Small-subunit ribosomal RNA, central domain from an uncultured prokaryote, 349 nucleotides, folded computationally. Its mean pLDDT, the model's own confidence on a scale to 100, is 88. The full RNA is in RNAcentral, with records from ENA.

[in-house]
Context: one part of a larger RNA
RNA sequence: CUGGGCGUAAAGCGUACGUAGGCCGUUUGACAAGUCAGAAGUGAAAGCCCCGGGCUCAACCUGGGAACUGCUUAUGAAACUGUCAGACUAGAGACCGGUAGAGGUAAGUGGAAUUCCCAGUGUAGAGGUGAAAUUCGUAGAUAUUGGGAAGAACACCAGUGGCGAAGUCGGCUUACUGGUCCGAGACUGACGCUGAGGUACGAAAGCGUGGGGAGCAAACAGGAUUAGAUACCCUGGUAGUCCACGCCGUAAACGAUGAAUGCUAGUUGUUGGGAGGUUCUGCCUUUCAGUGACGCAGCUAACGCAUUAAGCAUUCCGCCUGGGGAGUACGGUCGCAAGAUUAAAACUC
Numbered sequence: 001c002u003g004g005g006c007g008u009a010a011a012g013c014g015u016a017c018g019u020a021g022g023c024c025g026u027u028u029g030a031c032a033a034g035u036c037a038g039a040a041g042u043g044a045a046a047g048c049c050c051c052g053g054g055c056u057c058a059a060c061c062u063g064g065g066a067a068c069u070g071c072u073u074a075u076g077a078a079a080c081u082g083u084c085a086g087a088c089u090a091g092a093g094a095c096c097g098g099u100a101g102a103g104g105u106a107a108g109u110g111g112a113a114u115u116c117c118c119a120g121u122g123u124a125g126a127g128g129u130g131a132a133a134u135u136c137g138u139a140g141a142u143a144u145u146g147g148g149a150a151g152a153a154c155a156c157c158a159g160u161g162g163c164g165a166a167g168u169c170g171g172c173u174u175a176c177u178g179g180u181c182c183g184a185g186a187c188u189g190a191c192g193c194u195g196a197g198g199u200a201c202g203a204a205a206g207c208g209u210g211g212g213g214a215g216c217a218a219a220c221a222g223g224a225u226u227a228g229a230u231a232c233c234c235u236g237g238u239a240g241u242c243c244a245c246g247c248c249g250u251a252a253a254c255g256a257u258g259a260a261u262g263c264u265a266g267u268u269g270u271u272g273g274g275a276g277g278u279u280c281u282g283c284c285u286u287u288c289a290g291u292g293a294c295g296c297a298g299c300u301a302a303c304g305c306a307u308u309a310a311g312c313a314u315u316c317c318g319c320c321u322g323g324g325g326a327g328u329a330c331g332g333u334c335g336c337a338a339g340a341u342u343a344a345a346a347c348u349c
Base pairs, nucleotide, nucleotide: 003321004320005319006318007303008302012317014201015200016199017198021194022193023192025088026087027086028085029084030083031082033081034080035077036076037075039073040072041071042070049065050064051063052062053061054060091191092188093187095185096183097182098181103177104176105175106174107173108172109171110154114150115149116148117147118146119145120144121143125136126135162169206247207246208245209244210243211242215241216240220236221235222234223233258316259315260314261313262312263311266294267293268292269291270290271289272288273287274286275285276284277283278282298305299304322349323348324347331342332341333340334339
């Protein structure tokens, strides 16, 4: 390479958009590039293979045949692929009427709690722990009442509930804005799927500049514990956590399960619509779209998956190929840096 694979054994890019490319619905006609048929030419000789012959045999030499799976030419076929022309509506999209939602961005705003400050009451303790101590407190703490300031997060509602491509998104109000779902058909007419490169987004930590800083808290300091204790526990506490702008581009970025389409028993819960019925603020039947539990066939090494497939198939992309060395070295690209990405070999078992 071929083959076989990728939930957990090695293996699905973190996610999307999209270029090239690959693949692509129903139907009619034309063409004949692919495809197919027989034919002609060519496919040197030697060699290989088959049947013979000659050296005493063999190697070797030699006659004939087959083969040379290919290419070219002209003729023909027209199912399939392709190209061109026409038609269609089941895919896709647009329009219209509705719908639910922590989808996004910006501005404003609310209450509880925490800490601090001021004032009142009040007096000797308070904190903290397994037990203590460091710590705070007679310069009046803790507790409690009133007032004020600040920053951050939004109890209840809250739900294997909802939205979003993923990361993620949760007080309330307003403005702007993206997508989904349902219903109706008299619109367009394959406009689709995937997607190497590419582009955009992308938790936390980290970085740059400027703000902010209540609580929490790497580092650090102290107190304990201990044989020791560079820890676990306690008292403090700085970066950081927050905001704006710019970088970084990684995570067990997980459903450890790529995207799309079709098909293949059911039962039950729940979310958002629609239709019908009814004894109507409820219930029943049914149908789409999501999200859970169980379960048949089938699959699986087993566990398990099972219409939200890991079943049966098709298309396209990514990735794997014994362990260690190593996601490392070197080189390239990117980055302010941290580092990221691409990615070996020797050697060894």